[in-house]
Context: one part of a larger RNA
RNA sequence: UCUUUGUCAAGGAAUUAGGCAAAUUCGUCCCGUAACUUAGGGAGAAGGGAUCCCUGAACUAGGCGCUUGCGCUUCAGUUCAGGGCGCAGUGAAAAGGCCCGAGCGACUGGUUAACAAAACCACAGGUACCUGCAAACACGUAAGUGGAUGUAUAGGUGCUGACGCCUGCCCAAUGCCAGAAGAUUAAGGGAGGGGGUUACCAUGAACCGCAAGGUACAUGGGAAGCUUCCGACUUAAGUCCUGGUCAAUGGCGGCUGUAACUAUAACGGUCCUAAGGUAGCGAAAUACCUCGGCGCUUGAUAGGCGUCUCGCACGAAAGGCGUAACGACUUGGGCACUGUCUUGACAGAAAGCUCGGCGAAAUUGAAAUGGCUGUGAAGAUGCGGCCUACCCGCACCAGGACAAAAAGACCCCGGGAGCUUUACUGCAACUUGGCAUUGGAAUAAAGUUUUUAUUGUAGAGAAUAGGAGGGAGACUUUGAAUCUCAGUCGCAAGAUUGAGAGGAGUCGCCAGUGUAAUACCUCCCUUUAAUUUCUUUGUUUCUUACUAUUCUUGCUUAUCGUGAGAUAGGACAGUGUUAGGUGGGCAGUUUGACUGGGGAGGUUCCUUGCUAAAAAGUAACGCAAGGUCCCAAAGGUCCCCUCAGGCUGGAUGGAAAUCAGCCGUUGAGUGUAAUGGCAUAAGGGGGCUUUACUGUGAGACUUACAGGUCAAGCAGUUGCGAAAGCAGGGCAUAGUGGUCCUUUAAUUGUUAGUGGUAACAUUAUUGCUUACAGGAUAAAAGUUACCCCGGGGAUAACAGGCUAGUCUCACCCGAUAGUUCAUAUUGACGGUGGGGUUCGGCACCUCGAUGUCGGCUCGUCGCAUCCUGGGGGCGGAGAAGUCCCCAAGGGUUAGGCUGUUCGCCUAUUAAAGCGGCACGUGAGCUGGGUUCAGACCGUCGUGAGCCAGGUCGGUCUCUAUCCGGUGUGGGCGUUGCAAUCUUGAGGGAAUUGGUCCUUAGUACGAGAGGAUCAGGACGAGGUAACCUCUAGUGCGCCAGUUGUCUCACCAGAGGCAUAGCUGGGUAGCUACGUUGCUAUUUGGAUAAGCGCUGAAAGCAUAUUAAGUGCGAAGCCAAUCCCAAGAUUAGGAUUGCUUCUGUGAAGUAGAGCUUGCUCUUACUUCAUGGGGGAGGUUAGUUGUAGACCACAACUUAUAUAGGCUUUAGGUGUAAGUUCUGUAAAGAAUUUAGCCGAGAAGUACUAAUCAACCGAAAA
Repeated sequence: UCUUUGUCAAGGAAUUAGGCAAAUUCGUCCCGUAACUUAGGGAGAAGGGAUCCCUGAACUAGGCGCUUGCGCUUCAGUUCAGGGCGCAGUGAAAAGGCCCGAGCGACUGGUUAACAAAACCACAGGUACCUGCAAACACGUAAGUGGAUGUAUAGGUGCUGACGCCUGCCCAAUGCCAGAAGAUUAAGGGAGGGGGUUACCAUGAACCGCAAGGUACAUGGGAAGCUUCCGACUUAAGUCCUGGUCAAUGGCGGCUGUAACUAUAACGGUCCUAAGGUAGCGAAAUACCUCGGCGCUUGAUAGGCGUCUCGCACGAAAGGCGUAACGACUUGGGCACUGUCUUGACAGAAAGCUCGGCGAAAUUGAAAUGGCUGUGAAGAUGCGGCCUACCCGCACCAGGACAAAAAGACCCCGGGAGCUUUACUGCAACUUGGCAUUGGAAUAAAGUUUUUAUUGUAGAGAAUAGGAGGGAGACUUUGAAUCUCAGUCGCAAGAUUGAGAGGAGUCGCCAGUGUAAUACCUCCCUUUAAUUUCUUUGUUUCUUACUAUUCUUGCUUAUCGUGAGAUAGGACAGUGUUAGGUGGGCAGUUUGACUGGGGAGGUUCCUUGCUAAAAAGUAACGCAAGGUCCCAAAGGUCCCCUCAGGCUGGAUGGAAAUCAGCCGUUGAGUGUAAUGGCAUAAGGGGGCUUUACUGUGAGACUUACAGGUCAAGCAGUUGCGAAAGCAGGGCAUAGUGGUCCUUUAAUUGUUAGUGGUAACAUUAUUGCUUACAGGAUAAAAGUUACCCCGGGGAUAACAGGCUAGUCUCACCCGAUAGUUCAUAUUGACGGUGGGGUUCGGCACCUCGAUGUCGGCUCGUCGCAUCCUGGGGGCGGAGAAGUCCCCAAGGGUUAGGCUGUUCGCCUAUUAAAGCGGCACGUGAGCUGGGUUCAGACCGUCGUGAGCCAGGUCGGUCUCUAUCCGGUGUGGGCGUUGCAAUCUUGAGGGAAUUGGUCCUUAGUACGAGAGGAUCAGGACGAGGUAACCUCUAGUGCGCCAGUUGUCUCACCAGAGGCAUAGCUGGGUAGCUACGUUGCUAUUUGGAUAAGCGCUGAAAGCAUAUUAAGUGCGAAGCCAAUCCCAAGAUUAGGAUUGCUUCUGUGAAGUAGAGCUUGCUCUUACUUCAUGGGGGAGGUUAGUUGUAGACCACAACUUAUAUAGGCUUUAGGUGUAAGUUCUGUAAAGAAUUUAGCCGAGAAGUACUAAUCAACCGAAAA
């Protein structure tokens, strides 16, 4: 320090997004209990009282006993009376905090297993639609199954969501339902027609033949058949159409005038609509503006409630408005309560730390891994410069390593997937027609055929002449004319048929009219009627296909299956096939690009100018304009002419009409934008005309290609011109579209055995806002917050960087205000800079991740200073204030509202500063806001969905390697080794302010008021140490006490229940306590400022040049702390450094063989041993402490324990005796007990030992 637990003085929500968390309450009995209400509730409302132990009495349930109306008993109970103890009697444990208001949802219930429990879902109730049973509907290819062993009081679906009061207007659109007259409409049927082919015919010329004739070919025509195409007509649903329907999808307006104050508008006008929002509600879960206005609540309220209401953008079953009860819902207030807070403290447990055992992980380019400043792919341990830094651990902290984790989920780009729909194209399904399975009749209608009748009026004409032919006669007692009645047709004149009467003629030829002449006959056209043939359609009917998830019955004790029969249906249905319609139910896809991120907007092809840097070319979402035509003359040619404008003159006539004269090089005009041209005209006029031609095309320009442009000449043919000549459109540069497919015309080409077609090819030509205009398809929109994958710092949001338009600060100028007066103050219009806190611009690091607002915590820096300090000016009397200069030492409050930063407000204050530090600070916390998944409202959208709109809810990751930081050690160094005491280079800390009193009610002032300077007192804040006091804690120091167990029982103790709970409390640690410091203060050098002396410059001048002062909380010291690793390693005092072995070498000496040997002494080197100032280990410990270290002590000893005494705490032990029926009380007894405090006392333990350790003095 984390986790967890206990306690807390005074205050009591001041904390916070929010009483989160914690605390309070809690059992049982009694009393008592409001609004409101659906009369059930609310309600355990709220709020009070009691609760233990002992004794006695009364009553009583159960059981037992017997003498049957009494007794006994219970781990049954109730009541009353008296008594006892404690701080406390549900004495521990278990065990509601409550009230008032609002929103939403009626309720109980269900839901996103593992971030959302909700206002979402469900719900009973309401309502609409569908469904008559082989039900609708659902699953399935089907068989079949569910629905349901149910039957409209049933089942399915949609919406709403208890209950109460209600549920307005709109049927234009979309949907659904109904309708059938008309229009349109598929396959099928189909009158008729076209094309291809050719037997054959004609013509041509060739060959053979004496001839007749034959053979092969060319051209034209062409039957039947075959084939192909068109096709009148027929033909369903659907669509159009006509209605209905909103508790179907949905929708429910503007402008304007008007009342005797004003305001408002009951009233009026006008436009539009399918209809213009009714009741109710309303700054709302919906209101942008908005923190709406008012009231209540508070000291203060962006909150809450009530009310108003101009409703950005409520509104009536995607229900409106209320509503008792209910809610781990959301929201506001209050009481109680508390460590949430002021403001923190102490204590326990388990971790952390040390030792022993066991022993991971992420991570890791390699590391010998410092600070500042600069640089740099723009934020450096690693680069430059400067500074700092002996080597190595351990414990801690988290600022950095753009720390780790996860190939960013935001954004963009590419790809995918889910979802939607009036995107495109399909499919299932449903539906309708044809055909098949599929048969017989009747009837109606339609068409068609046959037959018989019938109809036919231009004008002229007897008069209603259908056409052609024949025709001179035809009809008539088998009943003519005429008349009556009835029917049909009709151009209204008549025609015609039938029946009756009638009883003998009528008509034609001729004539006349006319294109045509009538009688009569034949063949036809047309109208109508009947009949008949065939076909189609409708209706009805039959039974034999077919159906039966109806009955009887056999197999067969069988709700299966099947046979037989019956019955019901019936050529329907069903099924197959084909065609039309419907068809996000399902599927596959599409849904462009550019772009100072993307989206929105704009653009996308062509022409002109500028940009464009004197060839050409040249980019930008650079600056300006145009085009997607036009003209039969506005083309060709020949000839002719000259404009705009000005001046002068002239009838109406004017500035400007037309006329005349003069000037007039281009200012006019050019079909059309601009540029370049053009008067020799390319401009204007006239004549004649079609070169706005065919076939070619040397050579150039442009140019990636595709393509585009210019073009002499040649051939042909024209126009104009006398001719030379000119003419292959237009003064030039825009007026456009490749390829495929396709249209029309032409053509000596090809033709899937051959021939001929079809078809193709060639030439010309038609059809594209294929405008995303080098053109992906004939044919294509959205949404994703449910999302996914691949990429990007090539590209946005945060932060940094660059920049500084904006912002902010300053300066210059000085109009204006300031009675006068620019500069006490004010400071326009303008100008010039600084800064890098705003909003931006850019898109430079980072998308194989740089966590985002605000708060909390902790700071640190700048100064453009809020206060305090020093000063200057004032339109400064004083006081207060204002502007300016210096100054960054310290300080810079607590609350209400809101997520807020900010802001407003309350109350204070000397003051309540402005900014930076990744809008400082999430490996420090929080998570209210924003910004995933759920849900609601409003706007938008057909919809999926969407909204810098609102609202409720919603996983923040135990272990720190390096740098950095705070501590604490080890090593080595500091020139022998030690012990003790120090100096202070350097660093750090601290640095504050107020009120009152005296001076003095003085100076000043008319008064009101009211000082400077100087002196004193008392506090606030900050900070340090401490525990005498006060206060807290104090896990076992004392006591009380509940339940239970144990010590056999009583008594007395002990264990457990949070330390069981409760009341106190020593030491220690603490603050709320005490005592200091800041704060007697002082010196030096300065800032602004104020001077002295004083020239240059005879004066003046502090402002200077020589000289010399004063002057601030600021600077340097002084104060306190660290500090010689201050490698420059400092200074002082004191202590210690001795003896000996072995080996080698050297010097001296001795011996003799004179160049060898020997030993002793000394010296040096090497290597041992003993001793050695001091230290360490070890031990007892604490004033110290994570470990280590530090400090005390180690028998010559009080270091610890024990013991004795005592301080202090608790509060009168046990035992015994006495009193009381008992609980209990009294006495012995201010007892007994007592952790850490104090003093004393060696009883116990600090044993025995080991190790390190010093010179060229």

Overview: Predicted 3D model of a 1257-nucleotide part of an RNA (large-subunit ribosomal RNA, half B) from a Candidatus Dojkabacteria bacterium. It matches the Rfam family "Bacterial large subunit ribosomal RNA". Gene Ontology terms of the family: ribosome and structural constituent of ribosome. RNAcentral holds the full RNA, with entries from ENA. Taxonomically the source falls in Candidatus Dojkabacteria (Bacteria, Bacteria candidate phyla).